[in-house]
A computed fold for an 89-nucleotide RNA from Azoarcus sp., annotated as c-di-GMP-I riboswitch aptamer. NCBI's taxonomy places the organism under Bacteria, Pseudomonadati, Pseudomonadota, Zoogloeaceae, Azoarcus. Its mean pLDDT, the model's own confidence on a scale to 100, is 80. The sequence is in RNAcentral, with records from Ribocentre.

């Protein structure tokens, strides 16, 4: 420094759910409980997916609503950058 993760140590995150929030338009996020499951389920939206759809534009039988869209979100949806441990060769 590349590769590699059968096995086994200490350990580490925390889906669904559940309760809270003078956070959000929603998707969704915190925080507390709680453990499917993860070798990066640790960071970070470069790049695709997917979710939402305030505002905006546009239809409309024009009070209602429908449609298109990220400037939103998902890192536990992959890819890509990037740090980290354990242990063998």
């Nucleotide at each position: 420094a590349a590769c590699a993760u059968a096995a086994a140590u200490c350990g580490g995150c925390a889906c669904u759910c559940c309760c809270g929030c003078a956070c959000g338009a929603a998707a969704g996020g915190c925080g507390g409980g709680g453990u499917c499951g993860c070798a990066a389920a640790g960071c970070u939206u470069c790049c695709g997916g997917u979710c939402u759809a305030c505002a905006a534009c546009c239809u409309u039988u024009u009070c209602g609503a429908g449609g298109u869209c990220a400037c939103g979100a998902u890192a536990g949806c992959g890819g890509g950058g990037u740090u980290g441990c354990c242990g063998g060769g």